[in-house]
RNA sequence: GCCCCGGUAGCUCAGCGGGAGAGCGCCGCCGUCACAGGGCGGAAGUCGCUGGUUCGACACCAGCUCGGGGCA
Numbered sequence: 001g002c003c004c005c006g007g008u009a010g011c012u013c014a015g016c017g018g019g020a021g022a023g024c025g026c027c028g029c030c031g032u033c034a035c036a037g038g039g040c041g042g043a044a045g046u047c048g049c050u051g052g053u054u055c056g057a058c059a060c061c062a063g064c065u066c067g068g069g070g071c072a
């Protein structure tokens, strides 16, 4: 330098162009002498960045950036 895969909640990851989600974790309540477990509820996201396409983009296109792998 070229090619491929990936970047979404604190962590691990889903997500056929129209609702942003799950598990774990965290907070509160119930419960207990107290804790754990359990039940119920809740908070938490510029979807890596900038443009483009579209009525509409996490998704499609281009460039950039970060991480991983391959070739040279």
Base pairs, nucleotide, nucleotide: 001071002070003069004068005067006066007065010024011023012022013021018055026042027041028040029039030038048064049063050062051061052060
Molecule: transfer RNA
Organism: Actinoplanes octamycinicus